[in-house]
Molecule: transfer RNA
Organism: Hibiscus syriacus
RNA sequence: ACCGUCUUAGCUCAGCUGGUAGAGCGCAUGGCUUUUAACCAUGUGGUUGUGGGUUCGAUUCUCAUAGUGGGCG
Numbered sequence: 001a002c003c004g005u006c007u008u009a010g011c012u013c014a015g016c017u018g019g020u021a022g023a024g025c026g027c028a029u030g031g032c033u034u035u036u037a038a039c040c041a042u043g044u045g046g047u048u049g050u051g052g053g054u055u056c057g058a059u060u061c062u063c064a065u066a067g068u069g070g071g072c073g
Stems, first nucleotide, its partner, number of pairs: 002071002006067002010025004019056001026044006049065005
């Protein structure tokens, strides 16, 4: 230099063939417990990397760009 991959909550990840986003862990409060932990209940979460385009409508399609991690040489 060339060709793919990935980027979504604090962390690890779903979401599918466009109709306004979820789980686990975490965190907070309360209960239980002599106390902590564990357990139970309730709550807390996001400009879906960034910027454009198409569309009534984009995490999803498309273009550019940044980062990440591979392949070839």